[in-house]
Context: one part of a larger RNA
RNA sequence: GGCACAUAGAGGAUGCCUUGGCGAUGAGCGGCGAAGAAGGACGUACUAGACUGCGAAAAGCUACGAUGAGCUGUCAAGGAGCGAUUAAUCGUAGAUCUCCGAAUGGGGCAACCCGGCACGGUAAAGCCGUGUCACUCGAAAGAGAGCGAACCUGGGGAAGUGAAACAUCUCAGUACCUGGAGGAAGAGAAAGUAAAAAACGAUUCCGUAAGUAGCGGUGAGCGAACGCGGAAGAGCCUAAACCGUCGUCUACGGAUGGCGGGGUAGUGGGACCGGCAAAAAGCAAAUGGAAGCUAGAAGAACUGCAUGGUAAGGCAGGCCAAAGAGGGUGAGAGCCCCGUAUUCGAAAGCGGAAGUAAGCGAGCCGAGAUCCCGAGUACCUCGGGAAACGUGGGGUCCAGAGGGAAUCAGUGAGGACCACCUCAUAAGGCUAAAUACGUCUCAUCGACCGAUAGUGAACGAGUACCGUGAGGGAAAGGUGAAAAGAACCCUUGUUAAGGGAGUGAAAUAGAAUCUGAAACUAUGUGCCU
Numbered sequence: 001g002g003c004a005c006a007u008a009g010a011g012g013a014u015g016c017c018u019u020g021g022c023g024a025u026g027a028g029c030g031g032c033g034a035a036g037a038a039g040g041a042c043g044u045a046c047u048a049g050a051c052u053g054c055g056a057a058a059a060g061c062u063a064c065g066a067u068g069a070g071c072u073g074u075c076a077a078g079g080a081g082c083g084a085u086u087a088a089u090c091g092u093a094g095a096u097c098u099c100c101g102a103a104u105g106g107g108g109c110a111a112c113c114c115g116g117c118a119c120g121g122u123a124a125a126g127c128c129g130u131g132u133c134a135c136u137c138g139a140a141a142g143a144g145a146g147c148g149a150a151c152c153u154g155g156g157g158a159a160g161u162g163a164a165a166c167a168u169c170u171c172a173g174u175a176c177c178u179g180g181a182g183g184a185a186g187a188g189a190a191a192g193u194a195a196a197a198a199a200c201g202a203u204u205c206c207g208u209a210a211g212u213a214g215c216g217g218u219g220a221g222c223g224a225a226c227g228c229g230g231a232a233g234a235g236c237c238u239a240a241a242c243c244g245u246c247g248u249c250u251a252c253g254g255a256u257g258g259c260g261g262g263g264u265a266g267u268g269g270g271a272c273c274g275g276c277a278a279a280a281a282g283c284a285a286a287u288g289g290a291a292g293c294u295a296g297a298a299g300a301a302c303u304g305c306a307u308g309g310u311a312a313g314g315c316a317g318g319c320c321a322a323a324g325a326g327g328g329u330g331a332g333a334g335c336c337c338c339g340u341a342u343u344c345g346a347a348a349g350c351g352g353a354a355g356u357a358a359g360c361g362a363g364c365c366g367a368g369a370u371c372c373c374g375a376g377u378a379c380c381u382c383g384g385g386a387a388a389c390g391u392g393g394g395g396u397c398c399a400g401a402g403g404g405a406a407u408c409a410g411u412g413a414g415g416a417c418c419a420c421c422u423c424a425u426a427a428g429g430c431u432a433a434a435u436a437c438g439u440c441u442c443a444u445c446g447a448c449c450g451a452u453a454g455u456g457a458a459c460g461a462g463u464a465c466c467g468u469g470a471g472g473g474a475a476a477g478g479u480g481a482a483a484a485g486a487a488c489c490c491u492u493g494u495u496a497a498g499g500g501a502g503u504g505a506a507a508u509a510g511a512a513u514c515u516g517a518a519a520c521u522a523u524g525u526g527c528c529u
Stems, first nucleotide, its partner, number of pairs: 001528009015514001016478002020449002022446007029438002031147002039100003042055003046078001049075003061094006070082002105114003115133007135144003151182001152180005162169001166217001192200002204231005214222002235430003238374001242261008266408001268373004273366004282360002286356002292350003296344003302317004318335002320324001326338003379403004384398003389415001410425005465472002485513001488500004
């Protein structure tokens, strides 16, 4: 020096644990804000700091209800106090609520500075207090603004990429920017779908049709619909003709407007004319207040013996069960504790079911062919966009430019176009449910994680720290059943460290604390050199 073993040290793997996460299901709820939000600054306790709470009325005040013998939030003890004259705790309603922040009297480098007016205090012009004073829309009353996880809808709208390069194409109407809204939004009661002779009957969503028909530098790729099966189910109101009434303008020919009635359709309907009948179904303001939610309450049944520090494990004998979900308790508890099944409960707030119901809301037949049936619209042309459809034989839908009809003997569509046939009635509007989402609340669950995992964050974490800034962004859990956290003595460089003593089942559980692997270090022994 090497190897081996042992004993120590160092180190913090592993095992076990879980306060925290992740994911899902169901229900609730789906907004907050000028009555000043979200988010902050600064204060606030017997208190130096931090967290939590609160706001100069400041870990709190009041009322009502629940509960209750303890309490005075946490790190975190101590001190001083409170409480059956009902504290603490929980719920509901209220009071207070500095300053900043949409921030709004003016300004400003957020949490600061400086004002006007009115009133009050004062001897006072000073100073202080309270209130008020932004802008936009609106005659006023009043409304708006700002914030918020995703979902929704409009307006704009990429590129990396793919095409093995690349330009049409793709990615993709995606990301992103922006307007707007709601608890959902949007869509929606056929100028539909379709068929070739028969049919369906608003919209939305799911499955299928189907990777089909198609589109496509016919490349890469993109990609329907009809129909069928389900979820849900709901239909309505106007414009016009005509009637009544009240206006306005008028070159007296007329033109035009408000209100009420009327009327709403595709086997065309309605007006007008003639006749019959007579108030329904349904909707529903308001009233009403059920269930449910926001505190809670009751809630069955076990003992002995031995081991052990401790019994819930063992042995023995019982009991309950509409309760043998789960958690805790000194080791593994149906019967010890909290709970669980089941049942009950609200002064107050939320919630709105049933019931009642103002009001709205009427039907049928016939005749005839006089009137009406949504105009710079339909339609055409040009150039675009959306539809699975890239201009194609290119129909459909949408907006732009130019041109520009008809009123049922009308008009549009059925994928160029024409005829026949069929379907539907554009150019006004509303509409629940089935669907999407989850910042948030409650309940439950997991062949999800278990501290290098699971959120970045189990711990004073979006913290410390880094960056001018946008932004980036950690590490860090475990004594013990209980602090019983080591009185006292000793060594000493005297708040370190250690040795005794003591506690404890254990101190090689001693706070650098469960277990305590390996690298690495030391000592001892053996073997080899």
Molecule: large-subunit ribosomal RNA, domain I
Organism: Termitispirillum cryptocerci (SeqCode)